[in-house]
Context: one part of a larger RNA
Molecule: small-subunit ribosomal RNA, 3' major domain
Organism: metagenome
RNA sequence: UGACGGGGGCCCGCACAAGCGGUGGAGCAUGUGGUUUAAUUCGAUGAUACGCGAGAAACCUUACCAGGGUUUGACAUGUACAUGUAUGUCAUAGAGAUAUGGCAGCCUCUUUUGAGGCGUGUACACAGGUGCUGCAUGGUUGUCGUCAGCUCGUGUCGUGAGAUGUUGGGUUAAGUCCCGCAACGAGCGCAACCCCUGCUGUCUGUUGCUAACAGGUAAUGCUGAGGACUCAGGCGGAACUGCCGGUGACAAACCGGAGGAAGGUGGGGAUGGCGUCAAAUCCUCAUGGCCCUUAUAUCCUGGGCUACACACGUGCUACAAUGGCCGGUACAAAGUGUUGCGAGACGGUGACGUCAAGCUAAUCACAAAAAGCUGGUCUCAGUUCGGAUUGGAGUCUGAAACUCGACUCCAUGAAGUUGGAAUCGCUAGUAAUCGCGCAUCAGCAUGGCGCGGUGAAUACGUUCCCGGGCCUUGUACA
Numbered sequence: 001u002g003a004c005g006g007g008g009g010c011c012c013g014c015a016c017a018a019g020c021g022g023u024g025g026a027g028c029a030u031g032u033g034g035u036u037u038a039a040u041u042c043g044a045u046g047a048u049a050c051g052c053g054a055g056a057a058a059c060c061u062u063a064c065c066a067g068g069g070u071u072u073g074a075c076a077u078g079u080a081c082a083u084g085u086a087u088g089u090c091a092u093a094g095a096g097a098u099a100u101g102g103c104a105g106c107c108u109c110u111u112u113u114g115a116g117g118c119g120u121g122u123a124c125a126c127a128g129g130u131g132c133u134g135c136a137u138g139g140u141u142g143u144c145g146u147c148a149g150c151u152c153g154u155g156u157c158g159u160g161a162g163a164u165g166u167u168g169g170g171u172u173a174a175g176u177c178c179c180g181c182a183a184c185g186a187g188c189g190c191a192a193c194c195c196c197u198g199c200u201g202u203c204u205g206u207u208g209c210u211a212a213c214a215g216g217u218a219a220u221g222c223u224g225a226g227g228a229c230u231c232a233g234g235c236g237g238a239a240c241u242g243c244c245g246g247u248g249a250c251a252a253a254c255c256g257g258a259g260g261a262a263g264g265u266g267g268g269g270a271u272g273g274c275g276u277c278a279a280a281u282c283c284u285c286a287u288g289g290c291c292c293u294u295a296u297a298u299c300c301u302g303g304g305c306u307a308c309a310c311a312c313g314u315g316c317u318a319c320a321a322u323g324g325c326c327g328g329u330a331c332a333a334a335g336u337g338u339u340g341c342g343a344g345a346c347g348g349u350g351a352c353g354u355c356a357a358g359c360u361a362a363u364c365a366c367a368a369a370a371a372g373c374u375g376g377u378c379u380c381a382g383u384u385c386g387g388a389u390u391g392g393a394g395u396c397u398g399a400a401a402c403u404c405g406a407c408u409c410c411a412u413g414a415a416g417u418u419g420g421a422a423u424c425g426c427u428a429g430u431a432a433u434c435g436c437g438c439a440u441c442a443g444c445a446u447g448g449c450g451c452g453g454u455g456a457a458u459a460c461g462u463u464c465c466c467g468g469g470c471c472u473u474g475u476a477c478a
Base pairs, nucleotide, nucleotide: 001478002477003475004474005473007472008471009470010469011468012467013466015462016461019426020425021424022423023422026317027316028315029314030313031312032311033310034308035307042053043052064303065302066301067300068299069298070297073126077125078124079123080122081121082120083119084118087104088103089102090101091100092099093098107116108115109114128292129291131290132289133288137286138285139281140280141279142277144275149188150187151186152185153184154183155164156163157162168179169178170177194269195268196267197266199237200236201235202234203233204232205231209226210225213224214223215222240263243257244256245255246254247253319419323378324377325376326375327374328373329372335366336365337364340359341358344355345354346353347352385416390411391410392409393408394407395406396405432454433453434452435451436450437449438448
C1' cells in the first nucleotide's frame, strides 16, 4: 500500500421488511447429470453451466457409430506432359457413392503454324483436419456492475515503500456540485450529446383521413371534392430547479407550491472506466506449437445425437364456479408476404382440398384479436374440472414421417382436490392475466425476440440476511 475480520462509523440496492404471484407435490415439454449403447458427437458446471452455443437434429445439418468406396483428393494455386469443349441424355450393375458402355455435342482468335480460356487424366509441389493445447495467443463474451470509482503531470511531504491531490463539512443517482484544505490542474469513467415514447407549431397530403358541399348504395370515404380532424414523416418549440415561499453557511442543495402535456435524470433503450475470476470460447473466425497424411482427410447408405431403474434445473397445462361448455357481440399494436400472402365460392364434422380475385403492399392478403360484454346451461362431484396415455381413421409438408414430424376427427379418459424443508420474480402502466406477430423454417415452438389489451397490492422502516461504496481500526496474510 492492499486484502481480510462472526471490528467500528456513514450510505446504497426488490438486500431484508410490507405485499402480489410463483417454483418445490402432479402430468407433459425441454436442458443437464447419471446409466445404457456400436454410437448415444463436442463444448458450457456456484453466483457468472443446465428452453445455454442450437434464431428449428427425419435425410441434409453432423462433427459420432457400422458398413461400402476414393487417395493430388469434396476445396485452392502452380509446374510438366498427355488429351479433350462445356453441357445434356440413355442403358447396365449397385443401398448409394460410384463403375462400365453408348448417343447428341465439339470453345475463342488466327490463312496455316500457333496462341489463349475451360475441362479431364498422369506426376509433383501441396491441399485437407469440428485432431490436441483457451494454461502459448488475437478477436469476442460473461461477471463484479451502470457499481462510482480508476489514474496521471507538476508541486509539496517522507531515508524509502509511498503519501498528498481522491481526506474533511454539507449535498447528490453519481469523485454530482459547493465550501474548506499543500496542493494546482488534467485524463478515463458519471452526466449530456444518440434512438424510442409523452405535448405542441409548421410544411407536405397518397395508397392515409372525411368536418363542410354534392352524387350514389342493401351497406361501406364508395365517387366528385377537400386539407379542417386523425394519421404518416421532415424541420422546429417545449423542462432549465427557470419562477414563488421555506430550510441551509450568504453556498451547493433539499422541501413545498404555481404554471404546465410533462418537474426536478419525465418514462424506456443504446452506452459497461482501470481491473478481477490463468472465468468462457482453438467447434464462428484468425493464429503459434504439436499431431494425422491410402488417414485423425474425403464421398455415400443406414443408424445415432430422440436410449431410460433414476436425480436436478427451466417452463407449459391443471387441480376448477372470479370457473367449464354453447350461442350473440365489441375494441389493438407491431410485423410479414411474389419459389410468397392468399380474399371469395364450392366440397369435407375437421385438419385440409379444388377453382380463383387482389397484392412487389399506408392500396391486396395473413387477420379471427383474446381476455371483455351479453344470454343460456352445469351446482361442488375426481365432475360437463383436468387433459396425460392408448386404439382406430385421416390431413399436410417432404424422394422419404418405422426408428423420429406437426395437425384433425372418433373413442379412451391417468395423475392431480393448491403442494414438506426450502426457494424465486416483481415498486406502476410494473406484477398478474389475455391474446397477436416475427426470426429460424419444406415441415415442426410450451423456447427466444417483439407487440399491444385488461390492470393491482405494498414499502412503517434499515435491527437482521445477501451484495456493494467511502472513512477508520486490528492483523503472525501478500